[in-house]
Context: one part of a larger RNA
RNA sequence: AUUGAACGCUGGCGGCAGGCCUAACACAUGCAAGUCGAGCGCGAAAAUUUCUUCGGAGAUGAGUAGAGCGGCGGACGGGUGAGUAACGCGUAGGAAUUUGCCCAGUAGUGGGGGACAACUUGGGGAAACUCGAGCUAAUACCGCAUACGCCCCAAGGGGGAAAGCAGGGGAUCUUCGGACCUUGUGCUAUUGGAUAAGCCUGCGUCGGAUUAGCUAGUUGGUAGGGUAAAGGCCUACCAAGGCGACGAUCCGUAGCUGGUCUGAGAGGAUGAUCAGCCACACUGGGACUGAGACACGGCCCAGACUCCUACGGGAGGCAGCAGUGGGGAAUAUUGGACAAUGGGGGCAACCCUGAUCCAGCCAUGCCGCGUGUGUGAAGAAGGCCUUAGGGUUGUAAAGCACUUUCAGUGGGGAGGAAAAGUUGGCGGCUAAUAUCCGUUGACCCUGACGCUACCCACAGAAGAAGCACCGGCCAAUUCCGUGCCAGCAGCCGCGGUAAUACAGAGGGUGCGAGCGUUAAUC
Numbered sequence: 001a002u003u004g005a006a007c008g009c010u011g012g013c014g015g016c017a018g019g020c021c022u023a024a025c026a027c028a029u030g031c032a033a034g035u036c037g038a039g040c041g042c043g044a045a046a047a048u049u050u051c052u053u054c055g056g057a058g059a060u061g062a063g064u065a066g067a068g069c070g071g072c073g074g075a076c077g078g079g080u081g082a083g084u085a086a087c088g089c090g091u092a093g094g095a096a097u098u099u100g101c102c103c104a105g106u107a108g109u110g111g112g113g114g115a116c117a118a119c120u121u122g123g124g125g126a127a128a129c130u131c132g133a134g135c136u137a138a139u140a141c142c143g144c145a146u147a148c149g150c151c152c153c154a155a156g157g158g159g160g161a162a163a164g165c166a167g168g169g170g171a172u173c174u175u176c177g178g179a180c181c182u183u184g185u186g187c188u189a190u191u192g193g194a195u196a197a198g199c200c201u202g203c204g205u206c207g208g209a210u211u212a213g214c215u216a217g218u219u220g221g222u223a224g225g226g227u228a229a230a231g232g233c234c235u236a237c238c239a240a241g242g243c244g245a246c247g248a249u250c251c252g253u254a255g256c257u258g259g260u261c262u263g264a265g266a267g268g269a270u271g272a273u274c275a276g277c278c279a280c281a282c283u284g285g286g287a288c289u290g291a292g293a294c295a296c297g298g299c300c301c302a303g304a305c306u307c308c309u310a311c312g313g314g315a316g317g318c319a320g321c322a323g324u325g326g327g328g329a330a331u332a333u334u335g336g337a338c339a340a341u342g343g344g345g346g347c348a349a350c351c352c353u354g355a356u357c358c359a360g361c362c363a364u365g366c367c368g369c370g371u372g373u374g375u376g377a378a379g380a381a382g383g384c385c386u387u388a389g390g391g392u393u394g395u396a397a398a399g400c401a402c403u404u405u406c407a408g409u410g411g412g413g414a415g416g417a418a419a420a421g422u423u424g425g426c427g428g429c430u431a432a433u434a435u436c437c438g439u440u441g442a443c444c445c446u447g448a449c450g451c452u453a454c455c456c457a458c459a460g461a462a463g464a465a466g467c468a469c470c471g472g473c474c475a476a477u478u479c480c481g482u483g484c485c486a487g488c489a490g491c492c493g494c495g496g497u498a499a500u501a502c503a504g505a506g507g508g509u510g511c512g513a514g515c516g517u518u519a520a521u522c
Stems, first nucleotide, its partner, number of pairs: 001521003005518005012369006018362002020327001025325003029322003034072003039069002042066001047060005079280003088205007097197002102193008110144001112142002119134006150159003164185006172179002206252003213243003218240008255277004259270004282303005305316004333359001335358003341355001342353004372402004382393004406463001408458005416449001421443008466511005471492003477506003481502001487494002
């Protein structure tokens, strides 16, 4: 000088930050990933109302709620640092690769088929759930046709695709559903880009030699398999190599970096918050789906633990946000809002979002402000000391004259808000003055914070000072008590009857909403 600090005493306000460093210990409860009806087929109820043979039926509710099939997203965002001494990270390069959504280009988007959920029905089960039969749609699934690019090839040839949906409309046709035209958006194939990711290499990356030898898929080759892709990545065969005192192997410790702290620097220490990368998700293993995972809030198996059970069998995973127990010197609310920024879905409206933005708690830190200002000598009283004269506390107080920051009360009051939407003008597409897209006016509204920041008024010095130290180092001394006791102490050392060193008091010194102590680093 510094700290993610803790402890002791004390504590007025605000701004900005920070807040389980220990048990990667176990978790009650709530929330943290959904969305799309402009892909598809189904489709309630309450309530209101009409009729009624009083059993019920119809209408609105409503093609709403709701599940289901299907699509996209759950691989992002958020958490933690257990493992890892490694191409993990940092830096500089490389070639044998993939890349949903996005951008640009090229070419297509024809014609058919059969299912499975939901639903109906019949069973099983305590439950979780599950089995059989029947019906059905699609942007779900499968052939056929076509193939500019594309893929394979023995260069002859061979192979492979698609899906629709929504808005609008003048003629023509119509089974009155639409066809057809057009606009938009999807879909298929392929090329390039962008972004993202996988892989390889040089160099750098803690301690121990009281660890000296290590290695059989081991090192290399051939052939094959496998992968998006190079490769002992895997397999068969062949060779006997490969690494090591320039520290292999083994043991211990540890996420790495930008940075942070310190220091004149070199260096040393460190890796909280923020940012990049990596790894992990109760422990261990595995794959499925997918552009992407071997997947925190997905699946399967094994294990430990917890819970339910009708004992046959099932359910679970906070190292997400809060919160609980436990551990600990020690670390916060079971809060508000999607208003902003960003993300997912959707044409959009919008929905979701414990990301995020805010608020709450804590002097944990940094910064700012206040606790009053001026005047006031009879140098009051009281305290303390005294050589008993006085000295000191001390202009300090009182008194007098002022001010009102902050806190309090009452008013006013920005900015964070631009979009989206509605409606006009202009331009584009078009057969079209529809729709749609772009642009530009007007209108209309959207704020959790929030009783916001800020401003004004009111009242009254009113509500606001402590902590450590005073032997030397080190700034600041006297008295009383105690008597090697009680105690102090960072080092030297104080204390055994006048202790500036213990304890108290008066006085003083230093810092100040803090001050000391402890721990740690330079």
Molecule: small-subunit ribosomal RNA, 5' domain
Organism: uncultured Gammaproteobacteria bacterium